A computed fold for a 103-nucleotide RNA from Listeria fleischmannii, annotated as SAM riboswitch aptamer (S box leader). Rfam family: SAM riboswitch aptamer (S box leader). Gene Ontology term of the family: regulation of gene expression. Lineage of the source: Bacteria > Bacilli > Caryophanales > Listeriaceae > Listeria.
RNA sequence: UUCUUAUCAAGAGAGAUGGAGGGACUUGGCCCUGUGAAAUCUCAGCAACAGACCUACGGGCACUGUGCUAAAUCCAGCGAGCGCAAAGCUUGGCAGAUGAGGA
Numbered sequence: 001u002u003c004u005u006a007u008c009a010a011g012a013g014a015g016a017u018g019g020a021g022g023g024a025c026u027u028g029g030c031c032c033u034g035u036g037a038a039a040u041c042u043c044a045g046c047a048a049c050a051g052a053c054c055u056a057c058g059g060g061c062a063c064u065g066u067g068c069u070a071a072a073u074c075c076a077g078c079g080a081g082c083g084c085a086a087a088g089c090u091u092g093g094c095a096g097a098u099g100a101g102g103a
Base pairs, nucleotide, nucleotide: 001103002102003101004100005099006098007097008096013043014042015041016040017039021032022031023030026077027076028075029074044069045068046067049065050064051063053059054058073095078092079091080090081089082088
């Protein structure tokens, strides 16, 4: 980098450095941000995906490897359904994130 598979409306932030952006990409919304964005570091926390553990179709546990700590993956985009239509709602997909396994 790519393939397969599971999950994605729950949960969990302070400080230091930094100094203007950020919420993956693009478009449209909406939102966060000098009462300090991104990024990095320290500490803290959340969570059972894998390992390890147990009385094992299950169970408990942050010990190990990851991951995460504004808002549904912030919402929509393509298609289907309800609706005269608009608004709105439901649902499948696309894309993405994370884990595990493979090439």
The prediction has a mean pLDDT of 87.
The sequence is in RNAcentral, with records from Rfam and Ribocentre.